[in-house]
Context: one part of a larger RNA
RNA sequence: GGCGCAGGGCGGAUGCCUUGGCACUGAGAGCCGAUGAAAGACGUGGUAAGCUGCGAUAAGCUUCGGGGAGCCGCAAACAGGCUUUGAUCCGGAGAUUUCUGAAUGGGGAAACCCACCUGUGAAAACCGCAGGUAUCCUCACAUGAAUCCAUAGUGUGAGGAGGGGACACCCGGUGAACUGAAACAUCUAAGUAGCCGGAGGAAGAGAAAAUAACAAUGAUUCCGCAAGUAGCGGCGAGCGAACGCGGAAGAGCCUAAACCAUGGUGCGUGCAUCAUGGGGUUCGGACUGCACAACGCAAGAGGAAAGCUAGGAGAACGGUCCUGGAAAGACCGGACAGAGAGGGUGAGAUCCCCGUAUCCGAAAGCUGACCGAAGCAGGCAGGAUCCAGAGUAGCACGAGACACGAGAAAUCUUGUGUGAACGCGCGGAGACCACUCCGUAAGGCUAAAUACUACUCAGUGACCGAUAGCGUAUAGUACUGUGAAGGAAAGGUGAAAAGUACCCCGGGAGGGGAGUGAAAGAGAACCUGAAACCCUGUGCCU
Numbered sequence: 001g002g003c004g005c006a007g008g009g010c011g012g013a014u015g016c017c018u019u020g021g022c023a024c025u026g027a028g029a030g031c032c033g034a035u036g037a038a039a040g041a042c043g044u045g046g047u048a049a050g051c052u053g054c055g056a057u058a059a060g061c062u063u064c065g066g067g068g069a070g071c072c073g074c075a076a077a078c079a080g081g082c083u084u085u086g087a088u089c090c091g092g093a094g095a096u097u098u099c100u101g102a103a104u105g106g107g108g109a110a111a112c113c114c115a116c117c118u119g120u121g122a123a124a125a126c127c128g129c130a131g132g133u134a135u136c137c138u139c140a141c142a143u144g145a146a147u148c149c150a151u152a153g154u155g156u157g158a159g160g161a162g163g164g165g166a167c168a169c170c171c172g173g174u175g176a177a178c179u180g181a182a183a184c185a186u187c188u189a190a191g192u193a194g195c196c197g198g199a200g201g202a203a204g205a206g207a208a209a210a211u212a213a214c215a216a217u218g219a220u221u222c223c224g225c226a227a228g229u230a231g232c233g234g235c236g237a238g239c240g241a242a243c244g245c246g247g248a249a250g251a252g253c254c255u256a257a258a259c260c261a262u263g264g265u266g267c268g269u270g271c272a273u274c275a276u277g278g279g280g281u282u283c284g285g286a287c288u289g290c291a292c293a294a295c296g297c298a299a300g301a302g303g304a305a306a307g308c309u310a311g312g313a314g315a316a317c318g319g320u321c322c323u324g325g326a327a328a329g330a331c332c333g334g335a336c337a338g339a340g341a342g343g344g345u346g347a348g349a350u351c352c353c354c355g356u357a358u359c360c361g362a363a364a365g366c367u368g369a370c371c372g373a374a375g376c377a378g379g380c381a382g383g384a385u386c387c388a389g390a391g392u393a394g395c396a397c398g399a400g401a402c403a404c405g406a407g408a409a410a411u412c413u414u415g416u417g418u419g420a421a422c423g424c425g426c427g428g429a430g431a432c433c434a435c436u437c438c439g440u441a442a443g444g445c446u447a448a449a450u451a452c453u454a455c456u457c458a459g460u461g462a463c464c465g466a467u468a469g470c471g472u473a474u475a476g477u478a479c480u481g482u483g484a485a486g487g488a489a490a491g492g493u494g495a496a497a498a499g500u501a502c503c504c505c506g507g508g509a510g511g512g513g514a515g516u517g518a519a520a521g522a523g524a525a526c527c528u529g530a531a532a533c534c535c536u537g538u539g540c541c542u
Stems, first nucleotide, its partner, number of pairs: 001541009015527001016492002020464002022461007029453002031164002039100003042055003046078002050074002061094006070082003105114003115133007135161009169200001170198005180187001184234001210217002221248005231239002252445003255389001259278009284387003287382004296376002302371002306367004311360003317333004322329001334351002336340001342354003394418008404430001425440005479486002499526001502513004
C1' cells in the first nucleotide's frame, strides 16, 4: 500500500410526518377613494430587536349583544396588575386615526421645509388650538379689456372629477413580429401580443328600414346541431359562415314631429323662432266623431318571511396483579346511534375531549322572496288635411368590416367630393331589372340566460409531501444590480423540558460520572441516519 473483517467519524439520502401549497366544486361577494384610498414612513409595551395589533385616546377608548373563568398577542421570564360589580375573548355600531401618498395652501431629494386667511384662548404682537386656502369641468352670480355695445378674461359660490386595483373578465382606440406557406412578396400568425382610454359586477348587444320564400317567424345574448357543410383562398398554406332545428333565459319601453296651451325673443306688426307643459310613438299618430273603465306595469315610498355577521343544546363505558413508559391495543362484560364525518388525547377511542346528526338563537348592521301607498297606463270608427329624425340616404373615388383576398360583390362603417325623396314616399330580399313579399334608417333606454375570480364561507382530490408542492411550510426576506429588475437557502429532541442539580478533567470548547427519561447510541450540531469520503484495530498478501 492492497483485499477482507470489526468499530467509529463525516454526511444528510431514505422511511414516516405536516404547519404549506396545487387543482377544482357549491354558495356569497364583486369594488375602495377629497368623509383622503391602495401602499407606506415613524411611532406605540414596565423591561421590547422582529412579527402582529394599534395611532399622541397608539397590543388600545365607548356602547350594544354573545360568553362564563380565567386573563395581560406570537413568547418564555421577572416585576406589577385586571377579573362573577362578569374580565380576557367573539360579533354589530361608533370614537380616535401622527406623517407620506391622487396629496390638493406653496415648495420638495416621499414620510421633510416654508406660509397666508378666519375664529378662539383676557389678546395688538408672539405662541397654542380649530377650520380653511390645489387644478380641471359644469351651473349660477358678479365684474370686465383692446373696442361703443359686446366678447375674451377675472372673481365668488354650489356640485362633480382626479388616484388605486384581480398581470382576471368587458367595450373602444392603436397595433407588431417570430412563425406557417417546408424559400418568399398576396396570404398566415392576428385584429393575437404590446401600448392607450373607459366602465361594470358583469360589460357589450337588444325591441326589425330583420330573417325568409309563395310557407312563415317575430328584440338581444349564450349553448348543442346544422358543419369542417356552403363558400373564401399565390383555389397554396390555410380561413370558414348562414338559413333552419333543439335548448337556457325571457320584457318591454321612452322620445323628435304634427296639434294645443302659456311665456319669451327678433324685426319689416304678422310672421319667424325659442323655452316650458300637454299630446304622441308604428297591426302608426295628429285631426274629426262615438264611447269610457276592465285587464295591467322589471322600474316605486314603506313593510316583511327568511338568510348573513357572535353563539347555544347535543346520546352512549366500565373492569383487568394482560403487554407496555403510557392503552385508545388484547381479554371480559355492556351502551348509544337522525350522531360509526373528522381531529385530538403518552400506540390503534362511536361511547375521554373538541366535534358530528338534529334542533335552537340577534340588542345592532347588511341582504331580502313576497306584499305594496303614491305613480304610470285604455277602446272603436272615419280617411279630407297635417306629421313621422338631412349634409342624412344614395352616387363617385379611396379604405376598412362582413367566413367572402375587388371578385358578378350585395350588406355595414366612412376619409374626400357630390347630394335626394317625403308615405302615391323610402330601404331590403347577394351585381342589375321587373313582379311579389318583408320592413319603416338617419334619436334614446332596457333585467335574465353569458364571461371572470383578487376576496369570504363550506367542501372535495387514483394532486405534492420539504431538490416535491407556490419563488416563499412563508420571503418577495437575505443577497445581487446605478436602475428597470433578478432573487435564494432554510421543517422534525421528547408524551411532557422532566433541556442534565451535584462532582471530576480542562483556560475554554468538550468530555467522564451522577441524575431525568421508555429511550440520551432522543442532549438542542437533537426522529430515522444510506452512499461517496476519512480514521482506528485486526487477518492475509506485497
A computed fold for a 542-nucleotide part of an RNA from a Lachnospiraceae bacterium, annotated as large-subunit ribosomal RNA, domain I. The RNAcentral record of the full RNA draws on ENA. The source organism's lineage runs through Bacteria, Bacillati, Bacillota, Clostridia and Lachnospiraceae. Model confidence (mean pLDDT): 84 of 100.